[in-house]
Context: one part of a larger RNA
Molecule: small-subunit ribosomal RNA, central domain
Organism: Odontella aurita
RNA sequence: CUGGGCGUAAAGAGUCCGUAGACUGUAAAAUAAGUUAUUUGUUAAAUUCUAAGAUUAACCUUAAAAAGGCAUUUAAAACUGUUUUACUUUUGAGUUUUAUACAGAAGAGUUGAAUUUCAUGUUGAGGAUUAAUCUCUAAAGAAAUAUGAAGGAAUACCAUUAAUAGCGAAGGCGACUCUUUAGUAAAAACUGACGUUGAGGGACGAAAGUAUAGGGAGCAAACAGGAUUAGAUACCCUGGUAGUCUAUACCUUAAAUUCUGAAUGCUGUAAUUCUAAAAUUAAAAUUUUUGGAUUUUUUAAGUUAACACCAUAAGCAUUCCGCCUGAGGAGUACGAUCGCAAGGUUGGAACUC
Numbered sequence: 001c002u003g004g005g006c007g008u009a010a011a012g013a014g015u016c017c018g019u020a021g022a023c024u025g026u027a028a029a030a031u032a033a034g035u036u037a038u039u040u041g042u043u044a045a046a047u048u049c050u051a052a053g054a055u056u057a058a059c060c061u062u063a064a065a066a067a068g069g070c071a072u073u074u075a076a077a078a079c080u081g082u083u084u085u086a087c088u089u090u091u092g093a094g095u096u097u098u099a100u101a102c103a104g105a106a107g108a109g110u111u112g113a114a115u116u117u118c119a120u121g122u123u124g125a126g127g128a129u130u131a132a133u134c135u136c137u138a139a140a141g142a143a144a145u146a147u148g149a150a151g152g153a154a155u156a157c158c159a160u161u162a163a164u165a166g167c168g169a170a171g172g173c174g175a176c177u178c179u180u181u182a183g184u185a186a187a188a189a190c191u192g193a194c195g196u197u198g199a200g201g202g203a204c205g206a207a208a209g210u211a212u213a214g215g216g217a218g219c220a221a222a223c224a225g226g227a228u229u230a231g232a233u234a235c236c237c238u239g240g241u242a243g244u245c246u247a248u249a250c251c252u253u254a255a256a257u258u259c260u261g262a263a264u265g266c267u268g269u270a271a272u273u274c275u276a277a278a279a280u281u282a283a284a285a286u287u288u289u290u291g292g293a294u295u296u297u298u299u300a301a302g303u304u305a306a307c308a309c310c311a312u313a314a315g316c317a318u319u320c321c322g323c324c325u326g327a328g329g330a331g332u333a334c335g336a337u338c339g340c341a342a343g344g345u346u347g348g349a350a351c352u353c
Stems, first nucleotide, its partner, number of pairs: 004324003007307002012321001014204004021197003025087007033080002035076003040071004050063004092194001093191006100185003104181007116150007126137002166173002209250006218244002223239004261320006268299001270297002273293007302309002326353003335346004
C1' cells in the first nucleotide's frame, strides 16, 4: 500500500459557512474524450511458456505463442463526459406571499421581593456561628423592630406539570416593555437541478485567564485569624483581595458528550408532544382517518465481542470529509506558527516493556 475500523477497546475535528476537488434528479437528440470490439506497426537478443530435434536429461538448435504498454485503422453507442433542448402537484434545492407558534440574537428603557450599607426613632445586652468551641462583633448603644435613602447583581412565586416542553449551527438562551433582526414548521404560486460534501481558508466559540477604563451588593481563589488534628499548608468557623458585573480588545481551550461527522433513500408494531386538512356536531370539546414536523419511551427483524442500538439506528445502501494502527516515553522535545502573557496549534525519536 491493500485490507480492517472509529458509542464503551486506538480513532468523529467544539460548531457552522465556504474555495478547489470528489460525487450528483427525470426525458430526448447530437458527439465520440473515457469505455468496448477490431486492423496494422512497434516493444533487440538472451530470459519465460508450448511443441519438435540431438538415443534419455541438462546445455544446445529450430518453430510457434501469450499477456500488457504505446501509436494506428475501422466500427458500436448502453454507461460516464461534453454540447443542445425540455420537465417539476409521483421530485431535490431556492424565492415570494399569507397565518400562527417559539427563554434565537443585538440595542434602549422599566418594575417588584430579597441581601448589604447609611440616616433617624424605639429599646437596652447580648449578637453572630457551630456537632461543639474558639475567634469576631456590641454601653463610642449592637442584634431586633419601624420609617426613609443609596447601590449592585440575579430574575423566587408564575403564563394551567419550569419539564421527558421550546429556540439556536454549536457554545448557549428564562422578570417586563419597545425597536431592529435571523431561523424553523404549514399552504399556495414562481424559478427550473440552481444540489451534497468540503482539503486549504473564514466566522462563532462555556468557564477561567490577560489588557485598558468603569463598577463592586452578595458570593469568593489567594491571604489572615480561630478551631480540628500526632501534624492540618485541608475539610468546619470568622473575615477577605483578585475575580464574578459593564464597555472595548485579546485568549480559543473543556467529560466543548448523544464520548455516536454531514447529507440522501429504504425497512415491522405500539404509545407520547405539536400542527394542517377532512369527517362527526347547531357550535365547541371529544373521537376517527390522512399528511407533515418534532420530542420521549417500549420493542420485532437486523446489527453487535457483549452491553446494548433499533426509523432521531450502532439496521440495509450510496456520496464526501476527518481520524486510528500495542503500552509507556508524550500531547513531551526540537522546529514552524499564533499570542501582551498564560499558553494554543502542528508534532517526533532514542530508550523501556